[in-house]
This is a predicted structure of a 71-nucleotide RNA (transfer RNA) from Orbilia ellipsospora. The prediction has a mean pLDDT of 82. Rfam family: tRNA. Rfam classes the family as a transfer RNA.
RNA sequence: GCAUCAUUGGUCCAGCGGUAGGAUUACUGCCUUCCAAGCAGUCGGCUCGGGUUCGACUCCCGAAUGAUGCA
Numbered sequence: 001g002c003a004u005c006a007u008u009g010g011u012c013c014a015g016c017g018g019u020a021g022g023a024u025u026a027c028u029g030c031c032u033u034c035c036a037a038g039c040a041g042u043c044g045g046c047u048c049g050g051g052u053u054c055g056a057c058u059c060c061c062g063a064a065u066g067a068u069g070c071a
Base pairs, nucleotide, nucleotide: 001070002069003068004067005066006065007064010024011023012022013021018054026042027041028040029039030038047063048062049061050060051059
């Protein structure tokens, strides 16, 4: 330098055009003599800039970061 892949809460992972979901962490409540465990709930997220579309995490272009391969 070229190509491919990835980027979604604090962490890990789904979601392939129509209200973004789960696990875990944190917090609150229930339970318990207390703690732990268990049960219920709350908070918290689409890397960035354009484009297409009635509508974009999703499709297209570019950028950034990371990984792999080739030179």